[in-house]
Context: one part of a larger RNA
RNA sequence: CUGGGCUUAAAGCGUCCGUAGCUGGAUUGUUAAGUCUCUUGGGAAAUCCACCGGCUCAACCGAUGGGCGUUCAGGAGAAACUGGCAAUCUAGGGACCGGGAGAGGUGAGAGGUACUCCAGGGGUAGGAGUGAAAUCCUGUAAUCCUUGGGGGACCACCUGUGGCGAAGGCGUCUCACUAGAACGGCUCCGACAGUGAGGGACGAAAGCUGGGGGAGCAAACCGGAUUAGAUACCCGGGUAGUCCCAGCUGUAAACGAUGCGCGUUAGGUGUAUCGGUGACCACGAGUCAUCGAGGUGCCGAAGGGAAACCGUGAAACGUGCCGCCUGGGAAGUACGGUCGCAAGGCUGAAACUU
Numbered sequence: 001c002u003g004g005g006c007u008u009a010a011a012g013c014g015u016c017c018g019u020a021g022c023u024g025g026a027u028u029g030u031u032a033a034g035u036c037u038c039u040u041g042g043g044a045a046a047u048c049c050a051c052c053g054g055c056u057c058a059a060c061c062g063a064u065g066g067g068c069g070u071u072c073a074g075g076a077g078a079a080a081c082u083g084g085c086a087a088u089c090u091a092g093g094g095a096c097c098g099g100g101a102g103a104g105g106u107g108a109g110a111g112g113u114a115c116u117c118c119a120g121g122g123g124u125a126g127g128a129g130u131g132a133a134a135u136c137c138u139g140u141a142a143u144c145c146u147u148g149g150g151g152g153a154c155c156a157c158c159u160g161u162g163g164c165g166a167a168g169g170c171g172u173c174u175c176a177c178u179a180g181a182a183c184g185g186c187u188c189c190g191a192c193a194g195u196g197a198g199g200g201a202c203g204a205a206a207g208c209u210g211g212g213g214g215a216g217c218a219a220a221c222c223g224g225a226u227u228a229g230a231u232a233c234c235c236g237g238g239u240a241g242u243c244c245c246a247g248c249u250g251u252a253a254a255c256g257a258u259g260c261g262c263g264u265u266a267g268g269u270g271u272a273u274c275g276g277u278g279a280c281c282a283c284g285a286g287u288c289a290u291c292g293a294g295g296u297g298c299c300g301a302a303g304g305g306a307a308a309c310c311g312u313g314a315a316a317c318g319u320g321c322c323g324c325c326u327g328g329g330a331a332g333u334a335c336g337g338u339c340g341c342a343a344g345g346c347u348g349a350a351a352c353u354u
Stems, first nucleotide, its partner, number of pairs: 003326004007308002012322001014202004021195003025089007033082002035078008048066003052062003092192001093189003096185003104178007111155002115151008126137002163170002207248006216242002221237004259321006267299005273293008303310002327354003336347004
């Protein structure tokens, strides 16, 4: 000496499930594969070291011994650790039961305001729009008031650094089916676990295919303005699309720009859920205080960090497994492969340049 890293400098796969692999709780016994000790043999020569000798010395050469040969095989032993086998355990994990919380998911039904269209009634000259205007609508009666009907989308207030979900994401109400998490238990199983190359599933918006639907909004597009110009910002229109069903696509600043699991390391203060205790009580699924658990925020000891900051939900201290980085550009390009209907996705260089 036997790399250093990944919040923001290059670098955590968008997320989860899981195969191989790697890693793996406590006790006892046994075994002896790994491990350790002793011993025997192999372990070419040269080179190296010590000493002796030969060239007049030396370099050089030779003899003897040692060492090297980064190790292999046989035998005898040890049994702490790792592994194997057997038995047992409950602290990890799982199951079950109990009462609660929640925009978790799927399907069906119901509702609400607004908007728009149509029809009837009332009513008359403007309406709309802007910085100012104009395009635009309106005497075939608009805007406005009112009654009725149709349609599609959405779900105000409640709404909260509130909740739920692996992530994407999820918000009117009711019902059915269904999933997960937290808490409590003197219940059960008994290491059944962690991670996870390949692989599989899910995955916003936009986009694509087929079929529906189309109120509002609105890429493209057409006008009006602005301007030197205005392929924009502003205004009037407006088609894909946005919505539903079936399938495809598989990407995002898919962000906490922070992989997952376990253990250890001061506190303070909000908030939501469950449980315990105490006080009060309108006796209620109540209120207040406090303690425990596991979420979600803020501030901070130690410590870390280039700093910003992080700080028991770590970016601290350890540990197991996976992924990824190795100057900028060329470039997430070319070529090849593979997936896709396509758009394109995944994998992914080099010359050259600096």
A computed fold for a 354-nucleotide part of an RNA from Methanoregulaceae archaeon PtaB.Bin056, annotated as small-subunit ribosomal RNA, central domain. Lineage of the source: Archaea > Methanobacteriota > Methanomicrobia > Methanomicrobiales > Methanoregulaceae. Model confidence (mean pLDDT): 88 of 100. The sequence was found in a public genome assembly. Rfam family: Archaeal small subunit ribosomal RNA. Its family is annotated with ribosome and structural constituent of ribosome in the Gene Ontology. Rfam 15.1 lists 709 matches to the family in 491 species.